This is a predicted structure of a 90-nucleotide RNA (c-di-GMP-I riboswitch aptamer) from a Desulfocapsaceae bacterium. It matches the Rfam family "c-di-GMP-I riboswitch aptamer". Gene Ontology term of the family: cyclic-di-GMP binding.
[in-house]
RNA sequence: GCUUGAAAAGGGCAAUCCCUUCAAAAGGAGGGUUACGCAAAACCACCGGCCUACGUCGCAUUACAACGAUAGGGCAGCGGAGUUACCUGG
Numbered sequence: 001g002c003u004u005g006a007a008a009a010g011g012g013c014a015a016u017c018c019c020u021u022c023a024a025a026a027g028g029a030g031g032g033u034u035a036c037g038c039a040a041a042a043c044c045a046c047c048g049g050c051c052u053a054c055g056u057c058g059c060a061u062u063a064c065a066a067c068g069a070u071a072g073g074g075c076a077g078c079g080g081a082g083u084u085a086c087c088u089g090g
Stems, first nucleotide, its partner, number of pairs: 002090002005087001012038002017032006036077001042083002046080003049075003055070004
């Protein structure tokens, strides 16, 4: 340097739930509680996938609502790509 694995050692992250807060929502942030799980559950929205629909368009109506489509909004704990990284073995 490349690779392997999570058996060992030292550890790490934190699903759910509750409160506060931002957001139209999805979802995000902070605190508490707890440990579903994860060998990159560290970073990253480039590719695919998934979620939401403020706005916009269509439909509809006296009008509103409802309904349908759509990402410019999200998800990194959906998968791939890229970047970084402790330990064991090779």
Its mean pLDDT, the model's own confidence on a scale to 100, is 86.